[in-house]
C1' cells in the first nucleotide's frame, strides 16, 4: 500500500428498519453490632464523526477516524 473484522451505558456485550436492553460496576433502602452477601428500588447513552437512502436508521450506502487481523 491492498483486503477484511470491530466501534452501542463506567466495563463486557445484545438489539439485522418502527425510536436501545442485559450482566457486572455505581447510588438508595431492607437485613446486620458493622461489613459483605441476598432482596427491593434508582440513575446512567449525541449508538465513533459527517453526509446519503427511507415516512422512519444502532441496522442499509458513501467518505473519514480509531482499533484488531491478514497479505506482498
Nucleotide at each position: 500500500g491492498c483486503c477484511g473484522g470491530u466501534c452501542u451505558a463506567g466495563c463486557u456485550c445484545a438489539a439485522u428498519g418502527g425510536g436501545a436492553g442485559a450482566g457486572c460496576a455505581c447510588c438508595u433502602g431492607u437485613c446486620u453490632u458493622a461489613c459483605a452477601a441476598a432482596c427491593a428500588g434508582g440513575a446512567c447513552g449525541u449508538u465513533c464523526g459527517a453526509g446519503g437512502u427511507u415516512c422512519g436508521a444502532u441496522c442499509c450506502c458513501u467518505c473519514g477516524g480509531a482499533u484488531c487481523g491478514g497479505u506482498a
Transfer RNA from Nonomuraea recticatena, 72 nucleotides, folded computationally.
Rfam family: tRNA. Rfam classes the family as a transfer RNA. Rfam's curators write: Transfer RNA (tRNA) molecules are approximately 80 nucleotides in length. Gene Ontology term of the family: triplet codon-amino acid adaptor activity.
Its mean pLDDT, the model's own confidence on a scale to 100, is 82.
RNAcentral holds the sequence, with entries from ENA.